[in-house]
Context: one part of a larger RNA
RNA sequence: GUCAGCGAGUUAUCGUUCAAUGCUUGUUUAACCAGGUAAUACUGGGGAGGCAUAGGGAAACCGAGUCUGAAUAGGGCGCAUAUGGCAUUGGGCGAUAGACCCGAAACUAAGUGAGCUAACCAUGAGCAGGGUGAACCCAACCGAGAGGUUGGGGGAGGCCCGAACCCGUUGCCGGCGAAAUGGCUUGGGAUGACUUGUGGUUAGAGGUAAUAUGCCAAACGAACUUAGAGAUAGCUGGUUCUCCCCGAGAUAUAUUUAGGUAUAGCCUGGUGUGUUCCUCUCAGGGGUAGAGCGACUGGAUAGAUCGUGGGGGUCUUUGACUUUCACAUCUAACCAAACUCCGAAUACUGAGAGUUAGAGCACCAGAGUCAGACUCGCUCGGAUAAUCGAGUGUGGUCGAGAGGGAAACAACCCAGACUCACAGCUAAGGUUCCUAAAUCAUUGCUAAGUGGUAAAGGCCGUUUAGCGUCCAACACAGCAGGUAGGUUGGCUUAGAAGCAGCCACCCUUUAAAGAGUGCGUAACAGCUCACCUGAAUAGGUGGUUUUACCACAGGACGCUAUGCGCCGAAAAUGAACGGAGCUAAGCAAUGUGCCGAAGCUUGAGGUUGUAUAGUUCUUCGGAACUGUGCAGCGGUAGGGGAGCGUUGUAGUUGCAGUGAAGCACGCAUCGUAAGGUCGUGUGGAGCGGCUACAAGUGAGAAUGCUGAC
Numbered sequence: 001g002u003c004a005g006c007g008a009g010u011u012a013u014c015g016u017u018c019a020a021u022g023c024u025u026g027u028u029u030a031a032c033c034a035g036g037u038a039a040u041a042c043u044g045g046g047g048a049g050g051c052a053u054a055g056g057g058a059a060a061c062c063g064a065g066u067c068u069g070a071a072u073a074g075g076g077c078g079c080a081u082a083u084g085g086c087a088u089u090g091g092g093c094g095a096u097a098g099a100c101c102c103g104a105a106a107c108u109a110a111g112u113g114a115g116c117u118a119a120c121c122a123u124g125a126g127c128a129g130g131g132u133g134a135a136c137c138c139a140a141c142c143g144a145g146a147g148g149u150u151g152g153g154g155g156a157g158g159c160c161c162g163a164a165c166c167c168g169u170u171g172c173c174g175g176c177g178a179a180a181u182g183g184c185u186u187g188g189g190a191u192g193a194c195u196u197g198u199g200g201u202u203a204g205a206g207g208u209a210a211u212a213u214g215c216c217a218a219a220c221g222a223a224c225u226u227a228g229a230g231a232u233a234g235c236u237g238g239u240u241c242u243c244c245c246c247g248a249g250a251u252a253u254a255u256u257u258a259g260g261u262a263u264a265g266c267c268u269g270g271u272g273u274g275u276u277c278c279u280c281u282c283a284g285g286g287g288u289a290g291a292g293c294g295a296c297u298g299g300a301u302a303g304a305u306c307g308u309g310g311g312g313g314u315c316u317u318u319g320a321c322u323u324u325c326a327c328a329u330c331u332a333a334c335c336a337a338a339c340u341c342c343g344a345a346u347a348c349u350g351a352g353a354g355u356u357a358g359a360g361c362a363c364c365a366g367a368g369u370c371a372g373a374c375u376c377g378c379u380c381g382g383a384u385a386a387u388c389g390a391g392u393g394u395g396g397u398c399g400a401g402a403g404g405g406a407a408a409c410a411a412c413c414c415a416g417a418c419u420c421a422c423a424g425c426u427a428a429g430g431u432u433c434c435u436a437a438a439u440c441a442u443u444g445c446u447a448a449g450u451g452g453u454a455a456a457g458g459c460c461g462u463u464u465a466g467c468g469u470c471c472a473a474c475a476c477a478g479c480a481g482g483u484a485g486g487u488u489g490g491c492u493u494a495g496a497a498g499c500a501g502c503c504a505c506c507c508u509u510u511a512a513a514g515a516g517u518g519c520g521u522a523a524c525a526g527c528u529c530a531c532c533u534g535a536a537u538a539g540g541u542g543g544u545u546u547u548a549c550c551a552c553a554g555g556a557c558g559c560u561a562u563g564c565g566c567c568g569a570a571a572a573u574g575a576a577c578g579g580a581g582c583u584a585a586g587c588a589a590u591g592u593g594c595c596g597a598a599g600c601u602u603g604a605g606g607u608u609g610u611a612u613a614g615u616u617c618u619u620c621g622g623a624a625c626u627g628u629g630c631a632g633c634g635g636u637a638g639g640g641g642a643g644c645g646u647u648g649u650a651g652u653u654g655c656a657g658u659g660a661a662g663c664a665c666g667c668a669u670c671g672u673a674a675g676g677u678c679g680u681g682u683g684g685a686g687c688g689g690c691u692a693c694a695a696g697u698g699a700g701a702a703u704g705c706u707g708a709c
Base pairs, nucleotide, nucleotide: 001709002708003707004706005705006704011097012096013095014094015093016092017091018090019089020088021087022086023085024084026051027050028049032045033044034043035042055062056061065077066076067075068074100238101237103235107228108227109226110225111224112223118202119201120200121199122198123197124196125195126194127192129161130160131159132157136153137152138151139150140149141148142147165189166188167187171184172183173182204220206216207215208214213222241643242642243641244640245639246638251264252263253262254261255260265369266368267366268365269364270363271362272361273360276359278354279353280352281351282350283349284348290342291340292339297336298335299334301332302331303330304329305328307327308326309325310324311323312322313321314320315319372398373397374396375395376393377392378391379390380389381388403414404413405412418605419604420603421602423601424600425599429595430594431593432580433579434578438592440591441590442589443588444587445586451582457567458566459565461564462563464561465560466559467558468557469556470555471554479534480533481532482531484508485507486506489503490502491501514529518527519526540552541551542550543549606633607632608631609630610629611628612627613626614625615624616623617622644698646695647694648693649692650691651690652689653688654687655686662682663681664680665679666678668677669676670675
């Protein structure tokens, strides 16, 4: 891991509510007694007692009333009543008990442990070999002596090296190991605070400890065993057959409360009410959005003034001029949640109509929910960031919603799945191929694969519309020529001559030429530009007074707006149309088809509610069946309803060695399902149907338990 078996709302008492039954001239017995039985059961007795029959008051007490009260007042609770009362049984829920099941870490008590390990006590044992050479002793020599030197002996030490022995430093191996701590290598101690055998002592609120919270029998911040004990667990996990109807919530308030709970809200079932819900119309009050402020309270910008006042400056100082600030007035333009001369839409309240919806409301019973998510509108926080945090809405969807679209994609778009169909129409979205349907039609645009990512900013890309200027007195671009004189303007400067800088920027000759546009020189020179001229280059149409003029067309330049494009554009595997590929199969506009869903329609069927017709039954309330009309039938938590199957019991009725149960197989058959039946084989002795009753009553999940493999 698989398979098989086992595995979770039970029981008792009390309360409450619903249903059924009995009695109601209230109801009911408990213990116990008698009969009866194998034993319950059952039958008879037993009325003690309970509930009900009257309430009010704290009570005395009074009583259809009573309490309060001075009251005969007022008020509270009662009286009226059979839709009632009592008992039994069953269903739901609650309380007390382990109370649906499994699960702690812990706490307490009584015991068991020092054969492991820690320390200690008693008594024994062990330590190859080598080295160093303390004290002390002796001898010789030196010395006056004290003493010294040398040699020999000696054999000390938590001394040195190193086996046994004890330990466990390093590296590698080992990691379902050879081993629940090891092997190899390397290393520390190795006469000592050494190592070790045997016997003994210390015990869990404790011992022992050269303290590591170490050790106390392979897990010790408090051992283990058993018991209290099914401790408790607002926590996690699990909780077993089917179908039908309805169907939430993730909010408010409170909480030693925040992942719990209570009450309300939202769901379900029952009973009652009978349009009260909702929509429309009409009538109301309002001070929000907006707006406004010379209508208040405040804020706030610019300008003006023969205004008023304060400060500064100057002067010729009873003052004048000037500057600045504040106030006032005027002009222009503004701001406000705690401003309002104004002022909606909605909402709310009332009245009248309409609507009949799994509408509204009330009571009783049963819940679940109290972590919500994204999106849209309006807001707050943040950075007008976040798949960010928060608020709000008779919002939407998901949650609890399948189907089609968005390549894929809870929340976006379309649309709400009772079942079946090789029928039809559509929605969103699509219609070259992948891939169902237009290589559809008309008119433009785009050349960027833009489409098929992004900004400020830039573009002599191109479209469309408009405005202005120039042109046969020759435009625009290019080519050729000229581009002068006063004058080197004045100043400055070493110099400054158009061209370092400052000032001025005139006049003349001209077709035209700046007291100079740029390059250049030390300064000049030189080149060039503005400006002028020339050649060549545009010459079409119409009118007219026909060498010419006018108008249009055309040409040239500049600007504005606009459609589509271009640049801006750098990231880590190749990844910015789903792909192929496309110049339309892209974009804009228009039109006609078609495709496209579990939507709608059509045909067949099921089921629920309601209305209705018929038949049967009836406790006369109604129920069942057969049809018809209308409306419904997505669904988590959850509520309600109806069933299937298992084991046993009672009654009844059956099967079975001519083969029971069980097991296996079947494209056999019946039922909407749980399931039922049949056939064949196996098996070898019991087992069904019907009507009731009672449960150890249904397995895929609990790191479930046991067994097998």

Large-subunit ribosomal RNA, domain II from a Minisyncoccia bacterium, 709 nucleotides, folded computationally. NCBI's taxonomy places the organism under Bacteria, Bacillati, Minisyncoccota, Minisyncoccia. It matches the Rfam family "Bacterial large subunit ribosomal RNA". Model confidence (mean pLDDT): 82 of 100.